RNAcentral holds the sequence, with entries from ENA.
The RNA shown here (transfer RNA) has 74 nucleotides and comes from Candidatus Karelsulcia muelleri.
Rfam family: tRNA. Rfam classes the family as a transfer RNA.

RNA sequence: GGCGUGAUAGCUCACUUGGUCAGAGUAUCGGCUUCAUAAACCGAAGGGAGAGGGUUCAAGUCCCUCUCACGCUA
Numbered sequence: 001g002g003c004g005u006g007a008u009a010g011c012u013c014a015c016u017u018g019g020u021c022a023g024a025g026u027a028u029c030g031g032c033u034u035c036a037u038a039a040a041c042c043g044a045a046g047g048g049a050g051a052g053g054g055u056u057c058a059a060g061u062c063c064c065u066c067u068c069a070c071g072c073u074a
Base pairs, nucleotide, nucleotide: 001073002072003071004070005069006068007067010026011025012024013023019057028044029043030042031041050066051065052064053063054062
């Protein structure tokens, strides 16, 4: 240099054919429980999806460019 895969809560990941509100686990905070702590249980907060553009009534999802990471290859 060429090709491929990926980038979504602090972290690990889902999101099926583009369509109601982007969810789960974990971590954090509050409650409950306990003599107390942990565990268990209940609840809350935390994102607009790597950046930019395009298509569409509608984009995390499709298309293009760029950035970064990983792999293959020369």

The coordinates come from a structure-prediction model, not an experiment, and the mean pLDDT is 80.